[in-house]
RNA sequence: AGGGGAUUGGUCAAGUGGCAUGACAGUGGUCUCCAAAACCAUUGGUGGGAGUUCGAUUCUCUCACCCCCUU
Repeated sequence: AGGGGAUUGGUCAAGUGGCAUGACAGUGGUCUCCAAAACCAUUGGUGGGAGUUCGAUUCUCUCACCCCCUU
């Protein structure tokens, strides 16, 4: 310098244009003599910006960061 891939709550991972999903963690409750476990409820998220579209996590451009390959 060129090419490819990844970026989604605190963590890990789904999601091929139409209500963002699950597990763990956190908080509250039930239970218990107390706690753990179990059960119920609940908080919290699409890396930044721009574009296309009635509508974008999804498609396009750009920036940032990480990984891999080539020179």

A computed fold for a 71-nucleotide RNA from a Defluviitaleaceae bacterium, annotated as transfer RNA.
Rfam family: tRNA.
The coordinates come from a structure-prediction model, not an experiment, and the mean pLDDT is 83.